[in-house]
RNA sequence: AAAGCAAGAUUUUCUAUCGCUUCAAAUUUAUUUUGAAGAGGAAAGUCCGGGCAUCACAGAGCAACAUACUUCCUAACGGGAAGGGUUUCGAGCAAUCGAAAUACAGAUAGUGCCGCAGAAAAUAACUACCUCGCUUGCGGGGAAAAGGUGAAAACGUGAGGUAAGAGCUCACGAAUUAUGCUGGUAACAGUAUAGUUGGGUAAACCUUAUGUGAUGAAAAACCAAAUAAACCAGAGCCUGAGAGCUGCUCGCUCAAUUCUGGAGGGUAGGUUGUUGGAGACUGUGAGCGAUUGCAGCCCUAGAUAAAUGAUAGACAUCUCACCUAGGUGGGUAAACAGAACCCGGCUUACAAAUCUUGCUUUUAUU
Numbered sequence: 001a002a003a004g005c006a007a008g009a010u011u012u013u014c015u016a017u018c019g020c021u022u023c024a025a026a027u028u029u030a031u032u033u034u035g036a037a038g039a040g041g042a043a044a045g046u047c048c049g050g051g052c053a054u055c056a057c058a059g060a061g062c063a064a065c066a067u068a069c070u071u072c073c074u075a076a077c078g079g080g081a082a083g084g085g086u087u088u089c090g091a092g093c094a095a096u097c098g099a100a101a102u103a104c105a106g107a108u109a110g111u112g113c114c115g116c117a118g119a120a121a122a123u124a125a126c127u128a129c130c131u132c133g134c135u136u137g138c139g140g141g142g143a144a145a146a147g148g149u150g151a152a153a154a155c156g157u158g159a160g161g162u163a164a165g166a167g168c169u170c171a172c173g174a175a176u177u178a179u180g181c182u183g184g185u186a187a188c189a190g191u192a193u194a195g196u197u198g199g200g201u202a203a204a205c206c207u208u209a210u211g212u213g214a215u216g217a218a219a220a221a222c223c224a225a226a227u228a229a230a231c232c233a234g235a236g237c238c239u240g241a242g243a244g245c246u247g248c249u250c251g252c253u254c255a256a257u258u259c260u261g262g263a264g265g266g267u268a269g270g271u272u273g274u275u276g277g278a279g280a281c282u283g284u285g286a287g288c289g290a291u292u293g294c295a296g297c298c299c300u301a302g303a304u305a306a307a308u309g310a311u312a313g314a315c316a317u318c319u320c321a322c323c324u325a326g327g328u329g330g331g332u333a334a335a336c337a338g339a340a341c342c343c344g345g346c347u348u349a350c351a352a353a354u355c356u357u358g359c360u361u362u363u364a365u366u
Stems, first nucleotide, its partner, number of pairs: 001362010012351001013314006020038007040336001044347002047345005052216004059250005064212005069083005084104001085102007105207002110205002112201003126147002129142006155173006174197010220272004231262005242254003279298001281296006318331006
C1' cells in the first nucleotide's frame, strides 16, 4: 500500500417550468389571482415503553406473564452510556494493552438430566499392584498411587511413609466459602487468617427479588334528520338475572328487565379528535459519555378512497479518458421503499459512496 473478515459512524442535494392537495390574503365570487408548505431513514414489523380517549373508585386471595452484574441517563422501557466479571482472538519475556461476544440473580431449599464408550458418571474395580490359601489357575482380603474409556473419573505437583497404597503426614500451589484490612459511589480488585475439596446444567422444572388493568382514532365526543327500546315464542329473574378494571374465586357497588329465536321499522349525513410538541435549528456552558442548562430563533403534510408528481439542468460523491500536478471532457441521484392519532426505542430491508478501530493474507522498503 492492496484485498478480505468483524464492529461502528456519516449520509438521501439545489434550481426552474407545468400538474395535484392544503392553508392564508385579496376581489372580478371564479375550481380567479398572489404567496407559503407538501411522504422516510426506515414512514416498514406491530416487538417494547409512553402521551391521549373511554370504561371504576373496593378490595382480598390464587394463578399467569415479564425482567434480573453495578452506577448513571430518560416521561418511561425488555432501551441507551460508562464501568465490572467471564470467555475468545491478537501483541508482549512478563506486567499489561487493544478488539469482540455475553439470556451476567440463585446449584449449600428441593427435584430432574449428563447419550455412546467405560469397571464405574457417585453405593467405582476391567488390566496391572500387594497379600493369603490351594487342585498353578481359581478363590478370599487390601488399595485407588499407575494404565485404559470418556467432554468430565474422587483438587494438583513433589517428598516421606506403607505389604502395596491413600491428605495418612509435610512443603508449595489451585478453586471456593466466611471474616478482617486497603482502594473504589458500587459491581468488584488486592491482601491476610481460618474452613472445605467430585463437577456441569436453571433459553431444565424450580426458588428469590422487583413489577404488571383492558381496549385503540374503526378509541371516543358532539350536532342534524328519522323511528317502533313497539309485536310473537321459549328460557331465566328481586332467594339479584345482568353490568362493573389482567384470568379465576370470594367480596362490594349499581340494578329490572336479561338471553336465544321469529317477523318487521328508522338511519348510513356532518363536525371535532387531526397535528404547537417529553418539538426542530443555531450558539454557548457542564459532563469520559448517554444526556442536559441557558440564550436566540422557527412553525415545517393533514388526506378520508385517500394529494405530495413529471420533465430539464446543475452541484456533491465516485469513476473513465486525455493532458499534466492541476485542468478539460464524458458518465453517475441508484436501492429498500409510500404518512393516515402522536412520540421515544428495538428489529428487519437496502443503492451510491466515505471514514474509524481490530484481525488475516499478499507485496514493497528499511

Predicted 3D model of a 366-nucleotide RNA (Bacterial RNase P class A) from an uncultured Flavobacteriales bacterium.